[in-house]
Context: one part of a larger RNA
RNA sequence: GGUAUACGGUGGAUGCUUUGGCGCCAAUAGGCGAUGAAAGACGUGGUCAAGCUGCGAUAAGCUUCGGGGAGCCGCUGGCAGGCUGUGAUCCGGAGAUCUCUGAAUGGGGAAACCCCCCUGGAGUUAUGUCCAGGGACUCGUACCUGAAUACAUAGGGUGCGAGAGCGAACGGGGCGAAUUGACACAUCUUAGUAACCCCAGGAAUAGAAAGAAAACUCGACUCCCUCAGUAGCGGCGAGCGAACGGGGAAGAGCCUAAACCCGAUACGUGUAAACCCGUGUGUGUUGCGUAUUGGGGGUCGUGGGGAUUGCCUUCGUCGGGAUACGGCCCGGCGGGGAAGUUACCAAGACGGACUCUAGAAGAAGCGUUCUGGAAAGCUCGACCAAAGAAGGUGAUAGUCCUGUAUUCGAAAGAGUUCGUUCUUCCUUGGCAGUUACCCGAGUAGCGCCGGACACGGGAAACCCGGUGUGAAUCUGGGAGGUCCACCUCCCAAGGCUAAGUACUAAUUGGCGACCGAUAGUGUAAUAGUACCGUGAGGGAAAAGUGAAAAGUACCCCUGUUAGGGGAGUGCAAUAGUACCUGAAACCGUAUACCU
Numbered sequence: 001g002g003u004a005u006a007c008g009g010u011g012g013a014u015g016c017u018u019u020g021g022c023g024c025c026a027a028u029a030g031g032c033g034a035u036g037a038a039a040g041a042c043g044u045g046g047u048c049a050a051g052c053u054g055c056g057a058u059a060a061g062c063u064u065c066g067g068g069g070a071g072c073c074g075c076u077g078g079c080a081g082g083c084u085g086u087g088a089u090c091c092g093g094a095g096a097u098c099u100c101u102g103a104a105u106g107g108g109g110a111a112a113c114c115c116c117c118c119u120g121g122a123g124u125u126a127u128g129u130c131c132a133g134g135g136a137c138u139c140g141u142a143c144c145u146g147a148a149u150a151c152a153u154a155g156g157g158u159g160c161g162a163g164a165g166c167g168a169a170c171g172g173g174g175c176g177a178a179u180u181g182a183c184a185c186a187u188c189u190u191a192g193u194a195a196c197c198c199c200a201g202g203a204a205u206a207g208a209a210a211g212a213a214a215a216c217u218c219g220a221c222u223c224c225c226u227c228a229g230u231a232g233c234g235g236c237g238a239g240c241g242a243a244c245g246g247g248g249a250a251g252a253g254c255c256u257a258a259a260c261c262c263g264a265u266a267c268g269u270g271u272a273a274a275c276c277c278g279u280g281u282g283u284g285u286u287g288c289g290u291a292u293u294g295g296g297g298g299u300c301g302u303g304g305g306g307a308u309u310g311c312c313u314u315c316g317u318c319g320g321g322a323u324a325c326g327g328c329c330c331g332g333c334g335g336g337g338a339a340g341u342u343a344c345c346a347a348g349a350c351g352g353a354c355u356c357u358a359g360a361a362g363a364a365g366c367g368u369u370c371u372g373g374a375a376a377g378c379u380c381g382a383c384c385a386a387a388g389a390a391g392g393u394g395a396u397a398g399u400c401c402u403g404u405a406u407u408c409g410a411a412a413g414a415g416u417u418c419g420u421u422c423u424u425c426c427u428u429g430g431c432a433g434u435u436a437c438c439c440g441a442g443u444a445g446c447g448c449c450g451g452a453c454a455c456g457g458g459a460a461a462c463c464c465g466g467u468g469u470g471a472a473u474c475u476g477g478g479a480g481g482u483c484c485a486c487c488u489c490c491c492a493a494g495g496c497u498a499a500g501u502a503c504u505a506a507u508u509g510g511c512g513a514c515c516g517a518u519a520g521u522g523u524a525a526u527a528g529u530a531c532c533g534u535g536a537g538g539g540a541a542a543a544g545u546g547a548a549a550a551g552u553a554c555c556c557c558u559g560u561u562a563g564g565g566g567a568g569u570g571c572a573a574u575a576g577u578a579c580c581u582g583a584a585a586c587c588g589u590a591u592a593c594c595u
Stems, first nucleotide, its partner, number of pairs: 001594009015580001016544002020515002022512007029504002031166002039101003042056003046079002051075002062095006071083003106115003116135007137163009170201001171199004181188001185235001211218002222249005232240002253496003256440001260296010274283002276327006301474001303439003306435007315334007335427006348421010359408003367380001370377001382399002384388001390402003445469007455481001476491005531538002551579001554566004
């Protein structure tokens, strides 16, 4: 030095465990914010007070209303001192306080700081000082003022209301890549994806046919299955990729513009027309046109509406249309009918029921034998069960504890739903004829240039935008994939609309042939922390004594708050806080053999 065996050191694999994660389902909620958010800074404890948590100068808290019933003063120990059956701590509802920063909003600013003005108050002889409230901008609205410049307008000011910022995904829109694929690459693809920006809602978008079709047609939109990887598009390459039709989910339809009638305002015109009709009597700033505006009317494609004529039909009452009578028309109220807070069509109040935000009751086993530190294990004899889910308890418990099945519960706040009240709407409509007044204009269409349609310019329609040109009003207009004819379908150029659909940051409940500390979240722990970086940003490691601290009194070794030997605790200390198990590499000690 090597090999072997035994015993150790080191090390932290493995096994077992789980406080934490991951995924999914259901329900709720789908927002918070100038009444100052999200996110923070700084403070705040009797003391030691660094971190987390809570809170805000009333500062681990204050008030009140409920729950609850014996301990409590957070994680978190010690000392000191308190609170509590006059009900604390704790849990829930409502309220008060809530420094400074932050949209940050009096001005400034290198966030958590600096400096002002006005009003009121405290204090001072007075100033300094302190406290409370107010002082940003934009838009809307109502008013007050008010130039050049007479009226006016611009501008200025005041009150009230709103907005601003944050937030995971889902949604609508704007703008819009490249890597990549095409075995290179340019059209093409990736992809209208990512990124960025704007805007919104609990969903959003879309939506009641100028649709789809081609048969005996269907009848808003949205979503799913299919049609179908079909028809097509395509350096006809790579690839892209429908629709009709069929089956389901859901189901809901409406309001306007115009014609016409009435009113208001302004301007023009005008003095004889006019004032609902008939007869009579009266009036006389009443007529007519244009523009703006309010009310009625009206909303469709077997075209509809208006005006007008005729016929049929239609509750009461009051008022008006200059007046009396008769008729006609309009409005109010009552009666009748219908509907309802998501559109049509609009605002509440009260009451009941249910749910949520604390909770409550809740069956039945003990004894014995054995092992053991400990019984829930084993043995013997019982019981409950609408409860034998689960977790805990010194090993494996239906009957020990918490619970579970089942049943019950709210002073206060919130939600859903029903009812009442209430509110809104309708209250003449129909048929036939005539008339040709209206039926959404810089629109449709067309030329050029783009985009988007599965469709790459193609025979390229349909749809959208830019630009130029530029119709018609039902004897009208659009579509049916160039175009034309016939035929069929539909009515653009205004608007609203629940459900079915998408998503889950958050809350509650549940589940898992999901992980078990190099796994599972980056984070089971003071984790987006320590640390790194000028910065954007990057980003860890780190769980386990024991049933219970019973955490080793006392003695000894020593240069030693190191470490150890006795003693003691404990079932166990080779369980001693560097603590369950304790593999290997690596380092030793002893013995044997070899060199």

A computed fold for a 595-nucleotide part of an RNA from a bacterium, annotated as large-subunit ribosomal RNA, domain I. Rfam family: Bacterial large subunit ribosomal RNA. Gene Ontology terms of the family: structural constituent of ribosome and ribosome. It was read from a public genome assembly. The prediction has a mean pLDDT of 81.